[in-house]
RNA sequence: GCUUAAGUAGCUCAGUUGGUUAGAGUGUGGGACUGAAAAUCCUAAGGUCGGCGGUUCGAUACCACCCUUAAGCA
Numbered sequence: 001g002c003u004u005a006a007g008u009a010g011c012u013c014a015g016u017u018g019g020u021u022a023g024a025g026u027g028u029g030g031g032a033c034u035g036a037a038a039a040u041c042c043u044a045a046g047g048u049c050g051g052c053g054g055u056u057c058g059a060u061a062c063c064a065c066c067c068u069u070a071a072g073c074a
């Protein structure tokens, strides 16, 4: 330099032939339980869906470019 894959909550990951509130586990805060903890249960917060443009009535999803990471080729 070229090709491919990935980028969504603090972390690990779903998701949708483009539409209806963007979710789970774990973690964090609060509460219940306990003599007190652990475990368990309830509840809350936490996201510009990597960035910027485009297509579209409508983009997390499709397209172009850029950034980061990984693998392969040279």
Base pairs, nucleotide, nucleotide: 001073002072003071004070005069006068007067010026011025012024013023019057028044029043030042031041032040050066051065053063054062
RNAcentral holds the sequence, with entries from ENA. A computed fold for a 74-nucleotide RNA from Arachidicoccus sp., annotated as transfer RNA. Lineage of the source: Bacteria > Chitinophagia > Chitinophagales > Chitinophagaceae > Arachidicoccus. Model confidence (mean pLDDT): 81 of 100.